[in-house]
RNA sequence: AUGUUAUCAAGAAAGGCGGAGGGAAUAGACCCUGUGAAGCCUUGGCAACCCUUUAUUCUUUUAUAAAGAAGGUGCUAAAUUCUACCUUGUUACUUUACUUGGAUAGAUAACUA
Numbered sequence: 001a002u003g004u005u006a007u008c009a010a011g012a013a014a015g016g017c018g019g020a021g022g023g024a025a026u027a028g029a030c031c032c033u034g035u036g037a038a039g040c041c042u043u044g045g046c047a048a049c050c051c052u053u054u055a056u057u058c059u060u061u062u063a064u065a066a067a068g069a070a071g072g073u074g075c076u077a078a079a080u081u082c083u084a085c086c087u088u089g090u091u092a093c094u095u096u097a098c099u100u101g102g103a104u105a106g107a108u109a110a111c112u113a
Stems, first nucleotide, its partner, number of pairs: 003111006013043005021032003026084004044076003049072002051068006080105001085102002089098002
């Protein structure tokens, strides 16, 4: 890199360097930002995917539940910030506002040649 599966409205910040952008990409909206963006570093925190323990189940060991946080990742403004394609319903009736489910894309984890 490719693919598979699961999750994505919860949660969690200070300091140093830095010095103008940032919120994945395109477009629009909206928002953050010199009361200091991105990025890098340090320390902390969150969560519980991998993981650890226990109980039950089971032929294996698989599955479920509870608890935990040493280790491997991840994350630490706003739902993946919102919309875009299809679609449910209400409203409107040369087009608006809200809304249901999904697709696509993306992020993260575990596995995968």
The RNA shown here (SAM riboswitch aptamer (S box leader)) has 113 nucleotides and comes from Neptunitalea lumnitzerae. It was read from a public genome assembly, where an Rfam model found it. The coordinates come from a structure-prediction model, not an experiment, and the mean pLDDT is 80.